[in-house]
Overview: A computed fold for a 346-nucleotide part of an RNA from an uncultured bacterium, annotated as small-subunit ribosomal RNA, central domain. The prediction has a mean pLDDT of 87. The RNAcentral record of the full RNA draws on ENA and SILVA.

Context: one part of a larger RNA
């Protein structure tokens, strides 16, 4: 390299815009790079393949072809690709009126719970467990009842629910702002897919510097537990958890399933429209759940949201291990990250 694969055996990039490139909707007219015929050169001998000859054969040799699939010129042919020049609308995209949602970002506000402080009422216990005990408590707790303060999360609604590239996103309102879908088929006329590199965005934890610190809590102390017990379980607790700037770029970042077009038997439920109606069946695009025919699949399954038929384009993957490790370069304030190998072994 070929050929073969990537849900789960080794393989989808965490996600997305988007350069180069690769690939591309009808349909008319040129052209004639690709293509695709013929000609003419050349494509050394020698070998290989064929005929035929020669050593008694055969290895050998000799001789003729053929074969050298290739390159170079030249003459045509014009379906396909490309290329120039028009046309079209179905792919994309606008526009025009709708709708729908925890989509983002700002700010404003709100009740319940928590925990602290006071005030009061009240007395001997509370807490805690498998028992327990460290803890708290006569300096008056726990437990009710009033009130102030903080910070942090938002029951009920709540759902096989929505939205959102992913990550994620849920108390109410205001402001900015992002898409999706539906009509309507009005404009434009392929502007379109897919992306090495590249750039943004990427839970948690960690990292700086400033701020907050209710709860919960790594470290950690103390109490049990036990042969121990650097652990489960109990009482505390300090980083962090929250916010604002700037880093960090990783995850089981999973649907463990890249994007995009097209095409293939039903059924059941469901969210967002339209339409039609008095309503409700029935109907019709886009989504989300399930079952199940073909079909696929080693089986589990998957099955119009395909793991099914086919295209286009990237990303991976090639026995376990050593090793996501050393080296080296790059990127980080670190911790790390990214790329990523061998010897040696089995």
């Nucleotide at each position: 390299c070929u050929g073969g694969g990537u849900u789960u055996a080794a393989a989808g990039g965490g996600u997305g815009c988007g350069u180069a490139g690769g690939u591309g909707g009808a349909u008319g007219a040129u052209u004639a790079a690709g293509u695709c015929a013929g000609u003419g050169g050349u494509g050394a001998a020698a070998g290989c393949u064929u005929g035929c000859a020669g050593c008694u054969u055969a290895a050998c040799u000799g001789u003729a072809a053929a074969a050298u699939u290739g390159c170079c010129a030249u003459u045509g042919a014009a379906a396909c690709u490309g290329a120039u020049c028009g046309u079209c609308u179905u792919g994309a995209a606008u526009a025009u009126g709708g709708u729908u949602g925890a989509g983002g970002u700002g700010g404003u506000u709100g009740g319940a719970a928590u925990g602290u402080u006071g005030c009061a009422u009240g007395u001997a216990g509370c807490g805690g467990u498998g028992a327990a005990a460290u803890g708290c408590u006569u300096a008056g707790a726990u437990a009710u009842g009033c009130a102030a303060c903080a910070g942090a999360a938002c029951a009920c609604c709540g759902a096989u629910u929505g939205c959102g590239a992913a990550g994620g996103c849920a108390g109410a309102u205001c402001a900015c702002u992002a898409a999706a879908c539906c009509a309507u088929u009005a404009u434009u006329g392929a502007c379109a897919c897919u992306g090495a590199g590249g750039c943004a965005c990427g839970a948690a934890a960690g990292c700086g510097u400033g701020g907050g610190g209710a709860u919960c809590a790594a470290a950690c102390a103390g109490g049990a537990u036990u042969a121990g017990a650097u652990a489960c379980c109990c009482u505390g607790g300090u980083a962090g958890u929250c916010c604002a700037c700037g880093c960090c770029c990783u995850a089981a970042a999973c649907g463990u399933u890249g994007c995009a077009u097209a095409c293939u038997c039903g059924g059941u439920c469901u969210u967002a429209g339209c339409g039609a109606u008095a309503a409700a069946c029935a109907g019709u695009u886009a989504g989300g759940a399930c079952c199940c025919a073909a079909g696929c699949g080693a089986a589990a399954g998957c099955g119009u949201u395909a793991a099914g038929u086919a295209u286009g384009c990237c990303g991976c993957c090639u026995g376990g291990g050593a090793a996501g490790u050393a080296c080296g370069a790059c990127c980080g304030c670190a911790a790390g990250g990214u790329u990523g190998a061998a010897a040696c072994u089995c």